Annotation
This is a predicted structure of a 251-nucleotide part of an RNA (large-subunit ribosomal RNA, domain VI) from Brumimicrobium mesophilum. Its Rfam family is "Bacterial large subunit ribosomal RNA". Lineage of the source: Bacteria > Bacteroidota > Flavobacteriia > Crocinitomicaceae > Brumimicrobium.
Context: one part of a larger RNA
Formats: sequence, C1' cells, structure tokens
RNA sequence: CGUUAGAUUUUUGAGAGGACCUUUCCCUAGUACGAGAGGACCGGGAAGGACGCACCUCUGGUGUACCUGUUGUGGCGCCAGCUGCAUCGCAGGGUAGCUACGUGCGGAUGAGAUAAGCGCUGAAAGCAUCUAAGCACGAAACUCACCUCAAGAUGAGAAAUCUUUUAAGGGCCGUGGAAGACUACCACGUUGAUAGGCUACAGGUGUAAAGACAGUAAUGUCAAAGCCGAGUAGUACUAAUAACCCGUAAA
Repeated sequence: CGUUAGAUUUUUGAGAGGACCUUUCCCUAGUACGAGAGGACCGGGAAGGACGCACCUCUGGUGUACCUGUUGUGGCGCCAGCUGCAUCGCAGGGUAGCUACGUGCGGAUGAGAUAAGCGCUGAAAGCAUCUAAGCACGAAACUCACCUCAAGAUGAGAAAUCUUUUAAGGGCCGUGGAAGACUACCACGUUGAUAGGCUACAGGUGUAAAGACAGUAAUGUCAAAGCCGAGUAGUACUAAUAACCCGUAAA
C1' cells in the first nucleotide's frame, strides 16, 4: 500500500515445512520343520542405541557486580581494620540465568489408492488362462492421519463484538521484560506492584567488626554470626505526569 467505513478478538485451511530410524533379549517354543546338526513364520512383551524436541526438579558445568581464606607490594600517620594492583593475583565454595554429561517426551495406530507379486470368476481360442469385461489382496515409497507455519490464498475467506463522527482504536513518551542487534513483540503507566528501594523469606558463604571472658601466646567462646547479583512475596518511599499526534466512508 492492497483487501473498499474503521477497529478488536477468535478462526477456516489452499499451500508449505518437519517427523518417518533401528538393535538385542524373553515368551510362544527347543514347538512346526529336520536323520541329525540346527531351528522358525504368525503373535505378545521387555530393555536399549543413534537422532529430534522441550526443560533445569535431580546430577554436573559455568557463574570476572555473591561469600570466604591467603601471598607480594602500595595507600588510608602508626596498631587494628579496610582498600588499589598483581590472569577474577592465587585458592575454596556458589544463587539466578545459560547449559549437558542431567531430566521428560517423540518416531504410535489406523484408513485410502497402489508397485513388484499372489489370486477369484472368465472368454477371445467348446480346452487352458490373474485380464480382454468384472472382482479381491498386496510395501518404510504415494495421499491422509501426527507436529508447526499459513488469507499478499490479489481467488486477499469466515464469525463475534465495538465505533458510527471531536468515535472506536492506535501512536509518541516513560517504567520494564524468562522479548530483543535495531526494530518488532509482551507487561505496566497513580483507577498503579512495571522497575528500583525497603521489609520478610528462600538460597549462598561459613561464624564479621568492636568488646568481654579463658589462655604466657597462637587461638578459642559469647555467635547458625556478619555479609550477600540476578530468586519468591509484601509494601507506593522513588520513577512511570499532564499534554500532543494519527484516525473520522456512506447514510
């Protein structure tokens, strides 16, 4: 921009894409078959492999704005306590998120029409013949069925609802996001929990400083302490103000 008034929501599915895998073991059954050796079809069940999708409860990884220990050196006048630099200085752990080595699920089943093939009836050709007329089966391939997208499907579909003339609706702006290069998308904007802060909790680290007590001292106890990024709730303390713009057919 179109779809011919403009919107919001829900949809139909022309068409397109994805998936389609397979092994071993057990029962049937040491049965049928076979002199024996060996050893089934059909049918039922159980464990896997690779591949794919999703997720983070568990097990791990990462986690340079979390916690702790510690070396060298500089600084805060000194002690104590902090702090800069040294690969995040090094080392031990680790929330959220992201992840696989982790967890869950999937390739099931059925139908249609068939291929090779197997047939029924059956002439041409008094026989025979699956074929010429007619009829029935038959594969991971094909068409559906399963999952996803999909009306620019210009053949532009359908339904419900709203507004019908300073409309409905949308934008700009702001607070943000398990959304994201930008854009877009989604949530919220005081009739408010959108983010920050604060409080509580979960969770991490591992018992802060100062002081007192014990000990000659190192150190220990008071003390599950102190500190804390992303998590879960509550709470308007802070910031989301007001405005402005687009839109407006016919009757």